[in-house]
RNA sequence: GCCUCGGUAGCUCAGUUGGUAGAGCGUUGCCUUGGUAAGGCAGAGGUCGUGGGUUCAAUCCCCACCCGGGGCU
Numbered sequence: 001g002c003c004u005c006g007g008u009a010g011c012u013c014a015g016u017u018g019g020u021a022g023a024g025c026g027u028u029g030c031c032u033u034g035g036u037a038a039g040g041c042a043g044a045g046g047u048c049g050u051g052g053g054u055u056c057a058a059u060c061c062c063c064a065c066c067c068g069g070g071g072c073u
Stems, first nucleotide, its partner, number of pairs: 001072007010025004019056001027043005049065005
């Protein structure tokens, strides 16, 4: 330098033939207990890597770039 896969909540990851994003763990409050643990209920937390393009509408499609994994030279 080229090819390829990935970047989404604090962590591990889903997701959608384009229509205002979810799970598990963690975390906060409450219930339960004499008190813990376990269990149950509820909540908070995301400019979906960055910039641009297409579109009425982009996490999703197109382009460039950044970061990481693998391969080739």
A computed fold for a 73-nucleotide RNA from a Nanobdellota archaeon, annotated as transfer RNA. The prediction has a mean pLDDT of 81. The sequence was found in a public genome assembly. It matches the Rfam family "tRNA". Its family is annotated with triplet codon-amino acid adaptor activity in the Gene Ontology. It is annotated as a transfer RNA.